[in-house]
RNA sequence: UGAUAGAGGCGCGGUUCUCAUCAGUAUCCGCCCGCAAGGCCAGACAGCCGCGGGCAGAGAAAGGGGGCGCCGCCGAAGGGAGCUCCGGUGUCUGCCGGAACUUUGCCUGGGCCAUCGGGAAACACCCGCUGGACUGUCACGAUCUCGUGAAGCGCUAUCA
Repeated sequence: UGAUAGAGGCGCGGUUCUCAUCAGUAUCCGCCCGCAAGGCCAGACAGCCGCGGGCAGAGAAAGGGGGCGCCGCCGAAGGGAGCUCCGGUGUCUGCCGGAACUUUGCCUGGGCCAUCGGGAAACACCCGCUGGACUGUCACGAUCUCGUGAAGCGCUAUCA
């Protein structure tokens, strides 16, 4: 220098099934009341449709999440950015949500907790900044096993 194999633990991601939530919500039938320069994420042009509320009855689903199992793994993976496509009535712009691909190695060793911000129906969960202690690796300094620092482009082992 190259190849192979490993380690960190509530470790990472995917997926079938199942469970709760979503929600007595959306929506539909009936009755009553109100509105008509209204409504369909925002604006313009168009297109379509009546719109809102109350009572009573019927009444979901998807996304997101927990659990068992299985699969792939340890830059696992997540994010940022770029580009293409899908959805929110059509076109354009914006905003939001989702997917594939790329990223000259742009950022993050890892999980946990907390404030704040974004997504989401949500106090679940996910993402991000910041902070905190914990933990693993290496280096340096101490030396009855602590302290400081660094980053996975790392570290350990084996082979050439």

This is a predicted structure of a 160-nucleotide RNA (Lysine riboswitch aptamer) from a mouse gut metagenome. Its Rfam family is "Lysine riboswitch aptamer". For this family Rfam cites "The L box regulon: Lysine sensing by leader RNAs of bacterial lysine biosynthesis genes" (Grundy et al., Proc Natl Acad Sci U S A, 2003). RNAcentral holds the sequence, with entries from MGnify. The coordinates come from a structure-prediction model, not an experiment, and the mean pLDDT is 85.